[in-house]
Molecule: Lysine riboswitch aptamer
Organism: Abyssisolibacter fermentans
RNA sequence: ACAGAGGCCGCAGGAGUCAUUAGUAUUGCUUUAAGCAAGAAAGGGGUUACUGCCGAAACGUACAAGAUGUUUGGUAUUUUGUAUGUUGGGACUAUGUUGAAUAAAUAUGGUACUGUCUAUUGAGAAUCACCCAGUUUUCUAUAGGAGUGCUGU
Numbered sequence: 001a002c003a004g005a006g007g008c009c010g011c012a013g014g015a016g017u018c019a020u021u022a023g024u025a026u027u028g029c030u031u032u033a034a035g036c037a038a039g040a041a042a043g044g045g046g047u048u049a050c051u052g053c054c055g056a057a058a059c060g061u062a063c064a065a066g067a068u069g070u071u072u073g074g075u076a077u078u079u080u081g082u083a084u085g086u087u088g089g090g091a092c093u094a095u096g097u098u099g100a101a102u103a104a105a106u107a108u109g110g111u112a113c114u115g116u117c118u119a120u121u122g123a124g125a126a127u128c129a130c131c132c133a134g135u136u137u138u139c140u141a142u143a144g145g146a147g148u149g150c151u152g153u
Stems, first nucleotide, its partner, number of pairs: 001153004007054001010053004015048004026038004057087012088114002091111008116145005122139006
């Protein structure tokens, strides 16, 4: 440099569809109050197939540009780009934040699981005329590390 692996709940994107938001906002009728009829949307989520991939992606900080809002700004929210930092992966769980929500996302912890590498223990297979030793490889157990890692060329 190139090509790959982790998971059948790997990551993300838009599309279809479903539920929730909600019988809410709103509109019309009527009316002393009340009531009757019609009745959404945005954001987030499940699911189906497709597409792109394996720092996939997520989050934080700084800078730059834009949007919402505002009389104008500021704060806040949000989109894109650059630089930089953290996180191997998903699950469950406690607290906090966002949210209509017990959904979901996210930050900091915890619990076991999982893939990979290193070290050690045990068992098997291959190599060897046979045995021992060595080498390669599979499985089990313990401990530890991190994706700028791991495997192959």